[in-house]
Parts: sequence; structure tokens; C1' cells
RNA sequence: UUGGACGGCUGGGCGAUCGCGCGACCGGUCUGGGCGCUUGCCAAGGCAACUUGGUAGGCAUGCAGGACGGAGUGAGGAAAGUCCGCACUCCACUGGGCAGGGUAGCGGGUAAUUCCCGUCCGCCGUGAGGCGAGGACCAGUGGCACAGAGACGAUGUCCCGGGUAUGACUGUCGCUCCGUGAAAGCGGCGACGACAGGACGGCUGCGGGAGUGAAAAGGGUCAAACUCUACCCGGAGCAAGCCCGAGCAGGGACGAUGACGCUGCCCGCCGAGUCCCAGGUUGGGUGCAAGGAUCCCCGGGGUGACCCGAGGGACAAGAGAGAUGAUCGCCCCCGGCCGCAUGGCCGGUUACAGAAUGCGGCUUAUGGGCCGUCCUGUUCC
Repeated sequence: UUGGACGGCUGGGCGAUCGCGCGACCGGUCUGGGCGCUUGCCAAGGCAACUUGGUAGGCAUGCAGGACGGAGUGAGGAAAGUCCGCACUCCACUGGGCAGGGUAGCGGGUAAUUCCCGUCCGCCGUGAGGCGAGGACCAGUGGCACAGAGACGAUGUCCCGGGUAUGACUGUCGCUCCGUGAAAGCGGCGACGACAGGACGGCUGCGGGAGUGAAAAGGGUCAAACUCUACCCGGAGCAAGCCCGAGCAGGGACGAUGACGCUGCCCGCCGAGUCCCAGGUUGGGUGCAAGGAUCCCCGGGGUGACCCGAGGGACAAGAGAGAUGAUCGCCCCCGGCCGCAUGGCCGGUUACAGAAUGCGGCUUAUGGGCCGUCCUGUUCC
């Protein structure tokens, strides 16, 4: 220096103007009710001073609420997909079996995981590295594209050989048949019967070969095919759940001969409601954010994931179907050109995206910039 591999960081800063949400802030103001002091009037009691009660007003205090103003604060590395896992909540409490689902070399981490780390093996790559649901086809069932006749006990394409039967054919024979003849006999293409041959043709649970193909079978492969083995798994979800307020009208079905529920089914358990239609409501608070399996630094342990620390520091969005924005200027950053140089000019300058109970992972989307380690090729010393 070329081309790569892996990992990490960033996801802009300042100012001005306008705009939006929030509440543990501040200010004056308005409204409401509370306590205290005081003045007037009325009533009752008292000889009186006065006391008690009611009512109207004034002052001061602190409370709640409304709008306004000020100050503060206000999205992400993925807030996303909701694919895994957990916290939390309810299903009255607790079980057994089946069904169903998930995981799969070995060891470790974790609250837990299909996540992460280490390592073995296999495959890919020159390499740095990458990928792997990676238990079992000696239980059973099933699949194997294309090509090929035939593909998982199926088939018979072609050639050679073997075997077998005898349809044709050839041969021999015949008290069959036909012709001739009185008869014996002679002749007979063909027919009939018997025997023999034969291998043209046929057949083949046979052997060999050709051809197709990954494989043509005493054989292989597939479980991200059913399945088997080992281990794990209850369901529903913050619209969970709890509290307050407002409002309404009942009717029907089932049910202690056990409904509903745990629980998809069975056993078992529980024990009084459950379901449907009609009617009413569509408010507030809490859960819920000062948060916690949180993040950073330091020290220690471990190859590492990660763990430990009574070491230090940081973290104040949170609602309601949903605020967190826009414009302009300067800067940062990147590229190009000019210049010996401080620098100057021009151009670009933000992609994917938008919290909703919280958290840990994975996956996916993402314009640009930066950093580190390593590999490979080339060149030079």
C1' cells in the first nucleotide's frame, strides 16, 4: 500500500425566534371551604360588667383547585418485530396421569432463555475467520428430485450364458386318415397321433454385462420425516390487578343428584354461584417511574461469559391512542481544489426511526464518520 476478517465507538454542538408535553418548583391573581382575631345587628341569660348562639362584614394565616407567567425537564441504539426469557399481578390452596409444546456434542455463565462464553467434531475459506437443532435410522413406519425399463424388497430395456416348456419347424414310425388297387401292397403336399431333435420365437424369484443415476441393493441416506431416548414446561396477561365515585330495571337457563373453578382431557380437590339477554357507566386514583437482576470508574477473582466489594460517582420523560418540533445563523465532521504554510474557496452535512408496567437477550432497519486487532497479495529497506 491492495483486497479482506473480526470487534468497538458515534448517531452532533452553540445561539436566536416561534411552538408542544409534564409536575416534588416559584410568583401574583381568581374560586372554594377551614381555624383564629375583631366590628355591627338580632335572640337568650344576667342588677351589671359580660357570656353563649345566629347572621353580615373586615383582617391575618395556612389548605385545595383553575387559568396565566417564570424557571426546570422532556425518546433510541434500535424505543421496532413481539421471537425467546424473567420480574410483577390474578386464576381459593395443593396434586397424579394422559395429551400437547420446547430443548439436544461436552463443560460453564445467568433471575432465566431458543441467549452468552469456552472447547471438541464436521463443513467452507490460501488465511484472519465463518457456519452447524451436532442424541438415536442395531425398535417400528415412511421419503429419496432429475435421469433411467426399474428407486427402497421394486423392475425386466438391450447383449451373452444357463434353465425350462414345445407354438412353428425337421426327422422317424403308425392296425389313424386320403388316393390307388380285388387284395397284399405302393404312394401321400397336407391332416391326426407317438417319439426324437432343435433353440427361430416364448418364458424366467438364475448368472454375468451394457446403459441411467448419488445410490440398482447381504447396500446407502434422511429424524428442521413420523417416531424413540433424556431433560424442561400450569393458564392468562398492566385493557393484569386493587381502591374511590357516578349510574341502572329487570328477565331467563343451569346448579348441593355438586354448577363454576383448578384444567385441553381423566382421576382427584374445592364448595355456591355461573352463563345469556336487557338496562347503566365510558370518571378519578393506584399499579407507574427517586428508578434498580440499572449504568460508569476503581480494586479483586476467572482463559472467557461473568462474579465479588459496608470503594467512589451518575441516573428526576411518562401522560390521554399518545408531547418531545420547526426555521435561520455559526461551529464540528467529511470530500474536492488552491497554497511552502497558519489557511482560503466550493460542495455535502443525517439515515433508520418514535417510549406507554419494567428488565435481560435475539433478530431486523440504518446515510455518514472514527478507532483497534488480525489475515492475504504486491513493492521497498
The prediction has a mean pLDDT of 75. The RNA shown here (Bacterial RNase P class A) has 381 nucleotides and comes from an uncultured Chloroflexota bacterium. The model forms 98% of the base pairs in the Rfam consensus. It was read from a public genome assembly, where an Rfam model found it.